[in-house]
Context: one part of a larger RNA
RNA sequence: UGACGGGGGCCCGCACAAGCGGUGGAGCAUGUGGUUUAAUUCGAUGAUACGCGAGGAACCUUACCAGGGCUUAAAUGGGAAAUGACAGGGGCAGAGACGCCCCCUUCUUCGGACAUUUCUCAAGGUGCUGCAUGGUUGUCGUCAGCUCGUGCCGUGAGGUGUCAGGUUAAGUCCUAUAACGAGCGCAACCCCUACCGUUAGUUGCCAGCGAGUCAUGUCGGGGACUCUAACGGGACUGCCGGUGCAAACCGUGAGGAAGGUGGGGACGACGUCAAAUCAUCACGGCCCUUACGUCCUGGGCCACACACGUGCUACAAUGGUAGGUACAGAGGGAAGCCACCCCGCGAGGGGGAGCGGAUCUACAAAACCUAUCUCAGUUCGGAUCGGAGUCUGCAACUCGACUCCGUGAAGCUGGAAUCGCUAGUAAUCGGAUAUCAGCCAUGAUCCGGUGAAUACGUUCCCGGGCCUUGUACA
Numbered sequence: 001u002g003a004c005g006g007g008g009g010c011c012c013g014c015a016c017a018a019g020c021g022g023u024g025g026a027g028c029a030u031g032u033g034g035u036u037u038a039a040u041u042c043g044a045u046g047a048u049a050c051g052c053g054a055g056g057a058a059c060c061u062u063a064c065c066a067g068g069g070c071u072u073a074a075a076u077g078g079g080a081a082a083u084g085a086c087a088g089g090g091g092c093a094g095a096g097a098c099g100c101c102c103c104c105u106u107c108u109u110c111g112g113a114c115a116u117u118u119c120u121c122a123a124g125g126u127g128c129u130g131c132a133u134g135g136u137u138g139u140c141g142u143c144a145g146c147u148c149g150u151g152c153c154g155u156g157a158g159g160u161g162u163c164a165g166g167u168u169a170a171g172u173c174c175u176a177u178a179a180c181g182a183g184c185g186c187a188a189c190c191c192c193u194a195c196c197g198u199u200a201g202u203u204g205c206c207a208g209c210g211a212g213u214c215a216u217g218u219c220g221g222g223g224a225c226u227c228u229a230a231c232g233g234g235a236c237u238g239c240c241g242g243u244g245c246a247a248a249c250c251g252u253g254a255g256g257a258a259g260g261u262g263g264g265g266a267c268g269a270c271g272u273c274a275a276a277u278c279a280u281c282a283c284g285g286c287c288c289u290u291a292c293g294u295c296c297u298g299g300g301c302c303a304c305a306c307a308c309g310u311g312c313u314a315c316a317a318u319g320g321u322a323g324g325u326a327c328a329g330a331g332g333g334a335a336g337c338c339a340c341c342c343c344g345c346g347a348g349g350g351g352g353a354g355c356g357g358a359u360c361u362a363c364a365a366a367a368c369c370u371a372u373c374u375c376a377g378u379u380c381g382g383a384u385c386g387g388a389g390u391c392u393g394c395a396a397c398u399c400g401a402c403u404c405c406g407u408g409a410a411g412c413u414g415g416a417a418u419c420g421c422u423a424g425u426a427a428u429c430g431g432a433u434a435u436c437a438g439c440c441a442u443g444a445u446c447c448g449g450u451g452a453a454u455a456c457g458u459u460c461c462c463g464g465g466c467c468u469u470g471u472a473c474a
Stems, first nucleotide, its partner, number of pairs: 001474002003471003007468007015458002019421005026313008034304002042053002064299007076122009088103005106113002124288002127286003133282002135277003138273001140271001145184006151160003164175003190265004195233007205222002209220003236259001239253001240251004315414001319373006332361002336355002340351004380411001385406007427450007
């Protein structure tokens, strides 16, 4: 100087407390461990692995296994030589890759070009090392810290500044001060959202005027309003009162759409964990080279006495079922989204307009109204299994999703323990997108609808910051 303490002081955080809803019990989905296997490819492992890489494993992907092929090779370039082919079509054998046979077979300005084959030089490796590395990322932590120049103090390591008194979300600011300044962080500058104005009115809007319809901005028209999308304004403790040296704090204050960081996002200091990644990529070294490279068929990554994590659905009446009636936002659409009509109980099929879209396209659901069920393993719950189908796709056996009929398991609110959340939040309800032929999505990321309870307080648990103290630790 640090680190540590079941030392002290001060302070903060959904850390506890106060509340609300879960997990842990059941069934299923998914990831992991283990076991099994020819293979169950590899990585991630307290917090910071385990719906993680994977934003989509039937083939492909694919790296794994079995078997069958190739050896300049799947691709590209240079050199040399040969050929006029190669490709395409057909046939045979085969699981296919591939092998064999047949047909058709270049252009030319004659310099050559093009293509194939052979030889040769470069290949290739998701093989190892993340403890050789770059880059990227997690975490402490959006915590308030981490440092430097000069000066001063100390023999020196080092200290001071950065401490003290206040204050703040903040090393934020003020006062004091052997320190005076400065940098990286904080804050602000950026984006979205909440209010207003200006500009602009199509595909959006419709107050007033006119036309038209059973009805609908449908039409003429209009720019008022909503909205759209560009530019501005607006909030700064600016004003008032109180406290205070000041900074600042307090107030049911005023005004205001918004008040003290208005709400949310992006943004992550010096560093820590030899943290993660050689399988995104790049790269040093090592290793393989008729194979650890590469092509193909089939299988596997989906196994299943078991254990754990994360979820979904429930156990019901604040509910289930049936009928009726409303109200979103955001995003997507051409090998696409699909209105409408017909067929089918349905998944869907057959027709068929519009739309590269503020124009066309998708019923929002919970909610509300009515009826019924009356506390039961039930009209709860839907696993599992049998049968029949639809769709995608060369192909749904291993191993797809969905539909219909039947079947109707466990489960009556979950031990010890444990998680999330402070407001448009939790809870609950549906919608969309990426990936994608299809989909194992109950996942991820967004979007809106309905919409709470509680916080006395900081003694305690956990993590962190500052000062101080002890130490036989570095």
The part of an RNA shown here (small-subunit ribosomal RNA, 3' major domain) has 474 nucleotides and comes from an uncultured bacterium. It matches the Rfam family "Bacterial small subunit ribosomal RNA". The full RNA is in RNAcentral, with records from ENA and SILVA.